[in-house]
RNA sequence: CGAGUAAGCCAAGUGACCGCGCCACGUGCGAGGAAAGUCCGAGCUCCGCAGGACAGAGUGCCGGGUAACACCCGGUGAAGGCGACUUCAAGGAAAGUGCAACAGAAAUAGACCGCCGCUUUGCGGUAAGGAUGGAAAGGCGGGGUAAGAGCCCACCGAUGCUUCGGCGACGAAGCAUGCCCUGUAAACCCCACUCGGAGCAAGAUUGAAAUGGGAGCAUUUAAUGGCUGUCCGUCACGCUCCCCGUAAUCGCUGGAACGUGCAGGCAACUGCACGUCGAGAUAGAUGGUCACAUAAACAGAACUCGGCUUACGGCUUGCUCGGCAA
Numbered sequence: 001c002g003a004g005u006a007a008g009c010c011a012a013g014u015g016a017c018c019g020c021g022c023c024a025c026g027u028g029c030g031a032g033g034a035a036a037g038u039c040c041g042a043g044c045u046c047c048g049c050a051g052g053a054c055a056g057a058g059u060g061c062c063g064g065g066u067a068a069c070a071c072c073c074g075g076u077g078a079a080g081g082c083g084a085c086u087u088c089a090a091g092g093a094a095a096g097u098g099c100a101a102c103a104g105a106a107a108u109a110g111a112c113c114g115c116c117g118c119u120u121u122g123c124g125g126u127a128a129g130g131a132u133g134g135a136a137a138g139g140c141g142g143g144g145u146a147a148g149a150g151c152c153c154a155c156c157g158a159u160g161c162u163u164c165g166g167c168g169a170c171g172a173a174g175c176a177u178g179c180c181c182u183g184u185a186a187a188c189c190c191c192a193c194u195c196g197g198a199g200c201a202a203g204a205u206u207g208a209a210a211u212g213g214g215a216g217c218a219u220u221u222a223a224u225g226g227c228u229g230u231c232c233g234u235c236a237c238g239c240u241c242c243c244c245g246u247a248a249u250c251g252c253u254g255g256a257a258c259g260u261g262c263a264g265g266c267a268a269c270u271g272c273a274c275g276u277c278g279a280g281a282u283a284g285a286u287g288g289u290c291a292c293a294u295a296a297a298c299a300g301a302a303c304u305c306g307g308c309u310u311a312c313g314g315c316u317u318g319c320u321c322g323g324c325a326a
Stems, first nucleotide, its partner, number of pairs: 001322010013292006020030003032298001036309002039307005044199004056195005061075005076090001077088004091190002096188002098184003112130002114126005138156002141153003157179001158177008203250004212243006224236004257276008
C1' cells in the first nucleotide's frame, strides 16, 4: 500500500429571526439508531378458568445470563475459509408410514462389461477394475487365491465396553467385535419441554340535548294526531327511573429507566453508591430562513419496555493474508 475480518463511536453544534406542541409558565422541554417491519418475549388491561385429557402451536447440543424469549454470552460438535474468523431448528431413521425422478446390470439389493475355472452356442465363481448416480455393499496397503473377497493382518474409520479428564455437551487412551441392514423428520410421525383468549379503538370514571328502547305511575277517557271519509275501538302525546349515548378526563409516561464511579464475572450480565428527569399529541407539534469554508445517507414517536430483522452516511481501532522498501 492492497485485499479481507472483527469490534466500537457519531448521526451535528452555536447564535439570530419567524412558526408549532406540552406544562411545573421558566429566556423550560420537544423524535431515532433504527421512532420502521410488527417477527418473538414481557409489563399493563378486560374476559375466561375446580381438576384432568385430547386437539393445536412453538421450542429441541451443553453451561450460564435475563422479568421473559425463538434473544444474548461462553463452550462442544459439524461445515466453510491459506488465515484472521464465520455459519448451523445440531433429539429420534432398529415404533410405524410415505418418498427417492433420470441414469445405471443392480437402489436394500446386484453379474452389464471385465477377470478366473470348467465337461465351452453354455454353466459356475468373483464386488478387485470399468461404467451410472446425490447415494453402489467401510477406506487404503500387504498377505492370500484359479481369479477374487474382512477370507486373514497392520493403520485409519465404525460400533460396544472399561478407565481417565470435564458441572456438562463431549474429549482422550486401552481392549474387544471383521463390520448386519442407504438417504430423507423446515415429510407424516415418535420423544422431551413450554403455551388460555383478546389487545391502549385494551380498559376506567363522569356524562348534556334530541331520537330510539324498556319499566313503573297517572289518565279529565277532554283536546290533538295515526289506523283511507264517519262512528266505535285502539295506539301515541303526560310524569318518574333505567338503558343507549356527540364528548370530556384518566390510562400517558419515573421506568425490569438513564449516566458516572467502584466491586464481582472470561463474557453476557449483576450488585452498591451518587447524580439526572429526557415529547406526550388526538387530524395528531418537533419546521423554515440566515451566518460560521458547511451538513449530507436511511428515515420521523402515538401505551411502554427487552430482543430480532430490514434500510442507511461517516469515522476509529485490533487482527489476518499478500506485495514493496529499509